[in-house]
Parts: sequence; structure tokens; C1' cells
RNA sequence: GAUCCGAAAUAGCAAACCCGGUGAAAGCCGGGGGCGCAAAGCAAUGGGUCUAAAGCCGGGCUACCGGCUAUGAUCGCCAGGCUGCCGAA
Repeated sequence: GAUCCGAAAUAGCAAACCCGGUGAAAGCCGGGGGCGCAAAGCAAUGGGUCUAAAGCCGGGCUACCGGCUAUGAUCGCCAGGCUGCCGAA
């Protein structure tokens, strides 16, 4: 010095929940909050999960209801990819 690794320290992020905004919804954004996190930094490539506006199908054939479906969402579900702080064993 590098890789694995994760003691200490410094800094960082922020679950549930509450308020406001946004969206059809899942969810996301801002403020409070703090369960946790050594990649809880970035990115939807594969799988999983959530949602179903539009579309398709069915019922009613008007209102509406049911089913399917991601082009929506999730990286704080997993794998893989890229990058990064500190340095005891």
C1' cells in the first nucleotide's frame, strides 16, 4: 500500500408515527421524529414484493362491479454492477 474484515473515533443517513404537498394507487417530496444502517451512497440489470390509472376480457349492458396486465413503485427484500470515509484485531 492492496484485498478481506469491522473494534474505536469523527462525521453521515433516517424506519414507524405526526404535519404539509404530490400521485389513480403503490409510493415519492419537504418539516418534525429516530427503529435501525459500514455502503441505509449511486444505479431498476435479473429475481421477489406492492400498486393497477390507461388498456384488454367478463358481468351489468346506464351508473358501476370483478379478473388480467407495468409502461408505475421499491436498492431500508435478495443477487449482481459502480463509487466511497475511518483503521484496532
Description
c-di-GMP-I riboswitch aptamer from Candidatus Aquidulcis sp., 89 nucleotides, folded computationally. Its Rfam family is "c-di-GMP-I riboswitch aptamer". Rfam links the family to the GO term cyclic-di-GMP binding. The sequence was found by an Rfam model in a public genome assembly. Its mean pLDDT, the model's own confidence on a scale to 100, is 89. The organism belongs to Candidatus Aquidulcis, within Bacteria.